[in-house]
Context: one part of a larger RNA
RNA sequence: CGCAGGAUAUUUGAGAGGAGCUUUCCCUAGUACGAGAGGACCGGGAUGGACGCACCUCUGGUGCACCAGUUGUCACGCCAGUGGCACAGCUGGGCAGCUAUGUGCGGAAGGGAUAAACGCUGAAGGCAUCUAAGCGUGAAGCCCCCCUCGAGAUAAGAUAUCCCACUGAGUCAAUCAGGUAAGACCCCUUGUAGACUACAAGGUUGAUAGGCCGCAGGUGUAAGCAUGGUGACAUGUUCAGCCAGGCGGUACUAAUCGGUCGAGGG
Repeated sequence: CGCAGGAUAUUUGAGAGGAGCUUUCCCUAGUACGAGAGGACCGGGAUGGACGCACCUCUGGUGCACCAGUUGUCACGCCAGUGGCACAGCUGGGCAGCUAUGUGCGGAAGGGAUAAACGCUGAAGGCAUCUAAGCGUGAAGCCCCCCUCGAGAUAAGAUAUCCCACUGAGUCAAUCAGGUAAGACCCCUUGUAGACUACAAGGUUGAUAGGCCGCAGGUGUAAGCAUGGUGACAUGUUCAGCCAGGCGGUACUAAUCGGUCGAGGG
C1' cells in the first nucleotide's frame, strides 16, 4: 500500500515445513514342524539404543555486583576492624538464569488408494486363463491422521462484537480539506520478549519497575563485649551476621499532565 466504510477479537485452511528409525527379552510355546539337533508364523507384553522437542523438580556444570577462609603488600595515625592491588590474587561453597551428562514426552494406533505378489468371476479361444469388461487381498513406501506456519490464498475467505445521517469547499458529484466516533499510536514504567523494530505486561479506577517489609534460598556462627589461656586461640552472646536478577505483600518513588492519527452510511 492492497484486501470497495472504520475498528477489535476469534477463526476456516489453499498451500508449505517437520516427524517417520530400530535392538533385546518374556508370554503364546519348548507348541506347530522335525528321527533328532533344533525351533517358529500369527498375536500379546516389557525394555533399551540413536534421533528429536520441551523443561530445570532431581543429579551435575556454570554462576566476573553472593558468603566465608587465606598469602604478600599498601593505605585508613596505632590496636582492632576494614579497603585497594596481585588472573575474579588464590582457595572452599553457591541463589536465579542459562544448561546436559539430568528429567518428561514423541515415532504409535487408525482410515483410503496402491506396488510386487496372491486371488474371485470371466471371455476373446465351447477348454484353460487374476484381465480383455468387472470385483477383492496386499508394504517401513503414497494420500490422510499427528506437530508447526499459514487469507498478499491479489480467487486477499468466514464469524462475533463495537462505531456511525459531522463541518466547510466543489461545475453541488466525483473529490478535496478540517474536527471527531469505535479504536489505535506517540510518550512513560517494564519483561515471560528482544540487535533495532516487533511482541507481551502495565500507566493512579494502578502492583509495571524501584524502594521497603516478610519468606524462600546461599554462606556458615559477624562486629563489639565478656570469660578461659603466657600465647596462638577457644567458648558464650549466636542455626549468628551478611546476602545477587527468586516468591508474596505494601502506593513510599516513578508510570504526571498531555499530544497525534483515525469512518461519514459504505
A computed fold for a 266-nucleotide part of an RNA from Ruminococcaceae bacterium OttesenSCG-928-L11, annotated as large-subunit ribosomal RNA, domain VI. The coordinates come from a structure-prediction model, not an experiment, and the mean pLDDT is 88. Its Rfam family is "Bacterial large subunit ribosomal RNA". Gene Ontology terms of the family: structural constituent of ribosome and ribosome.